RNA sequence: GCACCAUUCGUCUAGGGGUUAGGACACAAGAUUUUCAUUCUUGUAACAGGGGUUCGAUUCCCCUAUGGUGUA
Numbered sequence: 001g002c003a004c005c006a007u008u009c010g011u012c013u014a015g016g017g018g019u020u021a022g023g024a025c026a027c028a029a030g031a032u033u034u035u036c037a038u039u040c041u042u043g044u045a046a047c048a049g050g051g052g053u054u055c056g057a058u059u060c061c062c063c064u065a066u067g068g069u070g071u072a
Base pairs, nucleotide, nucleotide: 001071002070003069004068005067006066007065010025011024012023013022018055027043028042029041030040031039048064049063050062051061052060
């Protein structure tokens, strides 16, 4: 240089056109407990950036960025 893959809450991850964008851990508050821990309930918080297609894009396409793998 070329080809391919990935990018979603603080972390790990599901979702492959119409979702309240879900789950686990973590964090905060409350309940229980003499206290801590455990357990239970509730809450906060996310689609890498730009453009296109579409009535509608996290999802499909292109470019860019970052990371990874392969290759001469």

This is a predicted structure of a 72-nucleotide RNA (transfer RNA) from a Cytophagales bacterium. The prediction has a mean pLDDT of 80. It matches the Rfam family "tRNA". By type it is a transfer RNA. The RNAcentral record of the sequence draws on ENA.